[in-house]
RNA sequence: AAUGCCUUGUAUGACUGGCGGAUAAUGGGAAUAAACCCAUAGGGAAUACAAGGUAAAAUCAGCCGACCGCCUGGGCAGACAGA
Repeated sequence: AAUGCCUUGUAUGACUGGCGGAUAAUGGGAAUAAACCCAUAGGGAAUACAAGGUAAAAUCAGCCGACCGCCUGGGCAGACAGA
């Protein structure tokens, strides 16, 4: 120095479920052998780029969908393998 990390901005943006708690969504439909479908709103990790900051090495396996409880099912990141 690069990589990395932090902040900000822009763009993209997966996933955004069921029941109960007290009002945490709205409209339509379905399901309990379920935990889904469509639209809107909101949440939103993550990816890319840019700017600024940082040199203690940081980080080092988690992260995401109001909160709590009981469940269900995913995504991203990471690792490995292959093309």
Molecule: ZMP/ZTP riboswitch aptamer (pfl RNA motif)